Predicted 3D model of a 151-nucleotide RNA (FMN riboswitch aptamer (RFN element)) from Aeromicrobium sp. It matches the Rfam family "FMN riboswitch aptamer (RFN element)". Rfam's curators write: The RFN element is a highly conserved domain that is found frequently in the 5'-untranslated regions of prokaryotic mRNAs that encode for flavin mononucleotide (FMN) biosynthesis and transport proteins. Its family is annotated with FMN binding in the Gene Ontology. The model forms 100% of the base pairs in the Rfam consensus. The prediction has a mean pLDDT of 82.
[in-house]
RNA sequence: CGCGUGCUCCGGGGUCGGUGCAAUUCCGAACCGGCGGUGACAGUCCGCGACCCGAGCCCCCCUCUGUGAGUCGACAAGCGCAGUGAGGGGUGAGAUUGAGCCGGUGGAAUUCCGGCGCCGACGGUGAAAGUCCGGACGGUAGGAGCACUGU
Numbered sequence: 001c002g003c004g005u006g007c008u009c010c011g012g013g014g015u016c017g018g019u020g021c022a023a024u025u026c027c028g029a030a031c032c033g034g035c036g037g038u039g040a041c042a043g044u045c046c047g048c049g050a051c052c053c054g055a056g057c058c059c060c061c062c063u064c065u066g067u068g069a070g071u072c073g074a075c076a077a078g079c080g081c082a083g084u085g086a087g088g089g090g091u092g093a094g095a096u097u098g099a100g101c102c103g104g105u106g107g108a109a110u111u112c113c114g115g116c117g118c119c120g121a122c123g124g125u126g127a128a129a130g131u132c133c134g135g136a137c138g139g140u141a142g143g144a145g146c147a148c149u150g151u
Stems, first nucleotide, its partner, number of pairs: 004148007015029004030131002032120002034048004043118002053094001056091005062085001064083005100116005122134003
């Protein structure tokens, strides 16, 4: 230094005013921008992650069927095994998933500078939410570090 394994830590920002019985949800004006990549710094390029859905696989509980042991032999229940149907949980391939142009500088920028735009899960709410509350003291893309082994 690279690969592998294990562990630890970190891992999302943002509001005021007006109207109104009632709105941080409407109206007006503001404000915010996860991770990796990219010839040069990205919400809007390429890809990834968070919500919802989800094949397959695994586990749990119950139903029923068959079968085995058990028994001197047998029945019922119970037990073991295999299957069946219903339910619950875990994991999870995959699916879904918004939005940018113009000019300038430059060797190089949809990333910088200037201008004008645009976008933003689900549930909740006395009234419609990127900014409030909630799932979430969660999860995660990923980042940093430590240990061990090998070269």